The prediction has a mean pLDDT of 83. Transfer RNA from a Minisyncoccia bacterium, 73 nucleotides, folded computationally.
RNA sequence: AGCCGGAGUAGCUCAAUGGUAGAGCAUCCCUUUCGUAAAGGGAAGGUGUGGGUUCAAAUCCCGCCUCCGGCUA
Numbered sequence: 001a002g003c004c005g006g007a008g009u010a011g012c013u014c015a016a017u018g019g020u021a022g023a024g025c026a027u028c029c030c031u032u033u034c035g036u037a038a039a040g041g042g043a044a045g046g047u048g049u050g051g052g053u054u055c056a057a058a059u060c061c062c063g064c065c066u067c068c069g070g071c072u073a
Base pairs, nucleotide, nucleotide: 001072002071003070004069005068006067007066008065011025012024013023014022019055027043028042029041030040031039048064049063050062051061052060
C1' cells in the first nucleotide's frame, strides 16, 4: 500500500435487529441529615459522516472517515 472481517449509540461501559432511542455509573437539582456519606425522587445529555430504499432507518443497501484483527507484498 492492497484485500478480507469486526466495531463506531449520552462523559464512560453497554442495550435497542424496521415503528416513542433505554439501563448502570458519572454530572446537576430536590428530599432526608447539625453536616457529609448512603438512600429516594427529578433534570440535562444521542445514533461517526454523506447518500439511497421505505409510509417509517440506530437497524437494510452504497461511498467515505476512525479504531481493532487477519492475509498478501

Background:
The sequence is in RNAcentral, with records from ENA. Rfam family: tRNA.